RNA sequence: AGGUGCUCAGAGCAAAGCCGCCGAAAGGCGGUGACGCGGAGCCACGGGGCUGAAGGCGAGAAUCGCCAUGCCAGCCGGGCCACCAGC
Repeated sequence: AGGUGCUCAGAGCAAAGCCGCCGAAAGGCGGUGACGCGGAGCCACGGGGCUGAAGGCGAGAAUCGCCAUGCCAGCCGGGCCACCAGC
């Protein structure tokens, strides 16, 4: 330096639920709480999923339909950075 994550250490993160705040919503942030995680660290680049206020297009009686530019990194792949270890 590379491979691997079966094993070791120090530590780390924190699902659902509940409380508060932000948001139209999806969802996010803080607290509490641990279902789990060996990258459950970061990036929406590809696929996938969620939402539809504003905006665009269509329809038009309408509280309607479609579209992400919003969101999910704890759905999968990819990229970046990083810890430990016998091998």